[in-house]
RNA sequence: GCGUCUAUAGUGUAAAGGUAGCACGAUUUCCUUCCAAGCAUUAGGAUCGGGUUCGAUUCCCGAUAGGCGCA
Repeated sequence: GCGUCUAUAGUGUAAAGGUAGCACGAUUUCCUUCCAAGCAUUAGGAUCGGGUUCGAUUCCCGAUAGGCGCA
C1' cells in the first nucleotide's frame, strides 16, 4: 500500500428497517444480630460525517481506531 472483519452502558454480549435487551458491576430498599448470599428498584449506552428511507443502531459511501491476511 491492497483486501477483509469489527466498533452497542463502567465491563462482556445479543437482536432486528419501527420504544436497544441480557449478564456482571454501581445506587436505593427489603431480608439478616452483622457480613455475604437472595428479592425488588433506579441510573447508566449505538465511534464520527454524509446518503437512501415516512422512519437508520441496522442498508450504502467515506473517515477514525483496532484485528486478520497479502505484498
The RNA shown here (transfer RNA) has 71 nucleotides and comes from Paramecium tetraurelia. It matches the Rfam family "tRNA". The sequence is in RNAcentral, with records from Ensembl Protists and Rfam. The coordinates come from a structure-prediction model, not an experiment, and the mean pLDDT is 80.